This is a predicted structure of an 86-nucleotide RNA (Glycine riboswitch aptamer) from uncultured Telluria sp. RNAcentral holds the sequence, with entries from MGnify. The coordinates come from a structure-prediction model, not an experiment, and the mean pLDDT is 79. It matches the Rfam family "Glycine riboswitch aptamer". From the family's description: This family represents the bacterial glycine riboswitch.
[in-house]
RNA sequence: UAUCGGGAGAGUCCGUCGAUCACCAGUGGGGUCGAUGGCGCCGAAGGAGCAACCGCCCCGGAAUCUCUCAGGCCCAAGGACCGAUA
Numbered sequence: 001u002a003u004c005g006g007g008a009g010a011g012u013c014c015g016u017c018g019a020u021c022a023c024c025a026g027u028g029g030g031g032u033c034g035a036u037g038g039c040g041c042c043g044a045a046g047g048a049g050c051a052a053c054c055g056c057c058c059c060g061g062a063a064u065c066u067c068u069c070a071g072g073c074c075c076a077a078g079g080a081c082c083g084a085u086a
Stems, first nucleotide, its partner, number of pairs: 001086006011039001013038009040073003046069001047067003053061003
């Protein structure tokens, strides 16, 4: 590095618009999805900061800590890190 397996946290909140579903039609309402605005929240892609510590030592490397720019808050995807194989 590749493959396989494991792998958490936090609103499926509120408003607006659009699409879609049921219905003979209309209106309104409801469900689902998408976009957008607001507030709240999470940190384990990435990024940034401090720094224990380390090294070829006055220069470098540096976290699971901190911050949340990004990312995320139903499921899915992703996922630091761990294990196995090559």